Model confidence (mean pLDDT): 81 of 100. A computed fold for a 74-nucleotide RNA from Mediterraneibacter sp. NSJ-151, annotated as transfer RNA.

[in-house]
RNA sequence: GGAUACUUAGCUCAGCUGGUAAGAGCAUCCGGCUCAUAACCGGACGGUCGCAGGUUCAAGUCCUGCAGUAUCCA
Numbered sequence: 001g002g003a004u005a006c007u008u009a010g011c012u013c014a015g016c017u018g019g020u021a022a023g024a025g026c027a028u029c030c031g032g033c034u035c036a037u038a039a040c041c042g043g044a045c046g047g048u049c050g051c052a053g054g055u056u057c058a059a060g061u062c063c064u065g066c067a068g069u070a071u072c073c074a
């Protein structure tokens, strides 16, 4: 320098062919249970969906550029 894939909550990831108010598990906090802790059960908290544009009535999802990460080629 070139190619491909990925970027969504503090962490690991879903999100199908664009359509209602963006989810799960773990973590954290509160409560229940227990003599107590863990486990278990219930609840809460947490996201400008990498950044900037474009298409569309409507974009996490499609298109373009940029940035970052990984792998491969030179």
Stems, first nucleotide, its partner, number of pairs: 001073007010026004019057001028044005050066005

Rfam family: tRNA. Its family is annotated with triplet codon-amino acid adaptor activity in the Gene Ontology. Rfam describes the family as follows. Transfer RNA (tRNA) molecules are approximately 80 nucleotides in length. Rfam classes the family as a transfer RNA. The source organism's lineage runs through Bacteria, Bacillati, Clostridia, Lachnospirales and Mediterraneibacter.